[in-house]
SAM riboswitch aptamer (S box leader) from a Bacteroidota bacterium, 115 nucleotides, folded computationally. The source organism's lineage runs through Bacteria, Pseudomonadati and Bacteroidota.

């Protein structure tokens, strides 16, 4: 770094340091930020992918797909839906510009396994 698979409308902030930006990329928009961005470090907590434990159902040679409960370890996560939208399906407003709702996609992100 590649690939497969699965998750995202929930939930979680405080000190240090740091010294202007910062919400992945491009644009537009909105929005946070000197009452102090990021990014580092410390505590803390969310969840519950990995992990344990009971247990249903199917399968039968130890798995599959469910449900319930834990939180000691490895990860992540802690403004706003992955902040919104964008290219395409599609159901409205509007004479148009443009503009509201869906819905499947693509990109990223994070687990898990393989390499």
């Nucleotide at each position: 770094g590649a690939u497969u698979u699965a998750u995202a409308a929930a939930g979680a902030a405080g000190g240090g340091u740091g010294g202007a930006g910062a919400g992945a990329u491009u644009a537009g928009g909105c929005u946070c930020u000197a009452c102090g961005a990021a990014g580092c470090c410390c505590u803390g907590g969310c969840a519950a992918c990995c992990u344990u434990u009971c247990u249903g159902u199917c399968a039968u040679c130890u798995g599959a797909c469910g449900g319930a409960a834990a939180a000691a370890g490895g990860u992540g996560c802690c403004a706003a839906u992955a902040c919104c939208u964008a290219a395409c399906c599609u159901c409205g407003a509007g004479u148009a510009a443009u503009u509201g709702g869906g819905g499947a996609a693509a990109u990223g992100a994070u687990a898990a396994a393989u390499u």
Rfam family: SAM riboswitch aptamer (S box leader). About the family: The SAM riboswitch is found upstream of a number of genes which code for proteins involved in methionine or cysteine biosynthesis in Gram-positive bacteria. Model confidence (mean pLDDT): 81 of 100.